Bacterial RNase P class A from Labilibacter marinus, 373 nucleotides, folded computationally. It matches the Rfam family "Bacterial RNase P class A". The family's RNA type in Rfam is ribozyme. NCBI's taxonomy places the organism under Bacteria, Bacteroidota, Marinilabiliales, Marinilabiliaceae, Labilibacter. Model confidence (mean pLDDT): 76 of 100.
[in-house]
RNA sequence: AUAGCAAGUCAGUCUAUCGCCGCUUAAUUGAGGAGGAAAGUCCGGGCAAUAAAGAGCACCAUGCUUCCUAACGGGAAGAUAUUCGUGAGAGUAUAGUAAUGUAGCAGAAAAUAACCGUCCAGCUUUUGUUGGAUAAGGGUGAAAAGGUGAGGUAAGAGCUCACCGGUGCUUGUGGUAACAUGAGUAGCCGUACAACUGAUGGAUUGCAAGACCAAAUAUAUUAUGAUUUCGAAAGAUACAGAGCUGCUCGCUUUGGUACGUAAGUAGUCGUAAGGGGUAGGUUGCUGAAAAUUAUAAGUAAUUAUAAUUUUAGACAAAUGAUAGACCAUUCUUUUAUGAGUGACAGAACCCGGCUUAUCGACUUGCUAUAUUU
Numbered sequence: 001a002u003a004g005c006a007a008g009u010c011a012g013u014c015u016a017u018c019g020c021c022g023c024u025u026a027a028u029u030g031a032g033g034a035g036g037a038a039a040g041u042c043c044g045g046g047c048a049a050u051a052a053a054g055a056g057c058a059c060c061a062u063g064c065u066u067c068c069u070a071a072c073g074g075g076a077a078g079a080u081a082u083u084c085g086u087g088a089g090a091g092u093a094u095a096g097u098a099a100u101g102u103a104g105c106a107g108a109a110a111a112u113a114a115c116c117g118u119c120c121a122g123c124u125u126u127u128g129u130u131g132g133a134u135a136a137g138g139g140u141g142a143a144a145a146g147g148u149g150a151g152g153u154a155a156g157a158g159c160u161c162a163c164c165g166g167u168g169c170u171u172g173u174g175g176u177a178a179c180a181u182g183a184g185u186a187g188c189c190g191u192a193c194a195a196c197u198g199a200u201g202g203a204u205u206g207c208a209a210g211a212c213c214a215a216a217u218a219u220a221u222u223a224u225g226a227u228u229u230c231g232a233a234a235g236a237u238a239c240a241g242a243g244c245u246g247c248u249c250g251c252u253u254u255g256g257u258a259c260g261u262a263a264g265u266a267g268u269c270g271u272a273a274g275g276g277g278u279a280g281g282u283u284g285c286u287g288a289a290a291a292u293u294a295u296a297a298g299u300a301a302u303u304a305u306a307a308u309u310u311u312a313g314a315c316a317a318a319u320g321a322u323a324g325a326c327c328a329u330u331c332u333u334u335u336a337u338g339a340g341u342g343a344c345a346g347a348a349c350c351c352g353g354c355u356u357a358u359c360g361a362c363u364u365g366c367u368a369u370a371u372u373u
Stems, first nucleotide, its partner, number of pairs: 001369010012326007020033002023030001035344001039355002042353005047206004054249005059202004064078005079094006095197002100194004115138002117134007146164006165189002167186008210283004219274001221273007229236002239255005257266003290309008327342005
């Protein structure tokens, strides 16, 4: 000097005039008015409603270790395996394999294996054939019963031994831990994946939630279920419903009267359909697990203490327009200036995350290459 990696800050500024909105004031009197993502609606909560519990099954989510947080599938720092990059760095995965299941095609066979081959015995003129043994050699395949060597065997095989590898158990050192690294011991010896198993956790709906005031009214009509039994009564019981996923159990709670010999009729409670009337306003609605600064602790995420600040609350929806100067950037050029551009984008109950979009400028640390001293 160029090209990269990682983290962070800003998100045009000021003045004038006119306009809009809520709060406040006697009064445009005063101080104010859309983001880093307000977006997606993917997670976690606060808050609200469903009268009050519980158990089992199903379904869904998560997945190494330690810490942070109100909590999270989030964040910080690390471990092991693995991918990309020369590098700084950027990613992915992580409980178990005891039981159960899968691994297409090829192959004899995907773990109770035998196609070729090897060995032994019999038959046979050679060739070949029958029976038995074998898993060392060959083939197929991503993967074929740990590897090398020696002994042994009819031929072979961890069959035995030595060394190595894996796994289990015991134990030293370092680390909070996940783990790393040594020693000893045991012939214990196929791998991978799972919708399988186990652990932990999980109600639903959502500000169009909910609360209050006002207004109006027809549940006319249709279909269907219950209206049981015992008891003097209270109550119990059966039935029909309701109550926090989907089902089952359990618990609580609501309903039930008259006439009739009976069938049934009427009424009451519920379910489904169909239909009628009203729908205007207040609240929820912004003080928040809030923000900023300083100090201390911590590798950091963050925590504690102190001080300061109160920074939109609209409801068919306000937060704007014009002019000038400045800032940043691009192009041109008479080097004086001129022209252009300023991204992504717009609060709606609130907060913490994740993901996505984005014109540029600046700051800090690190990497690679070249040159000079």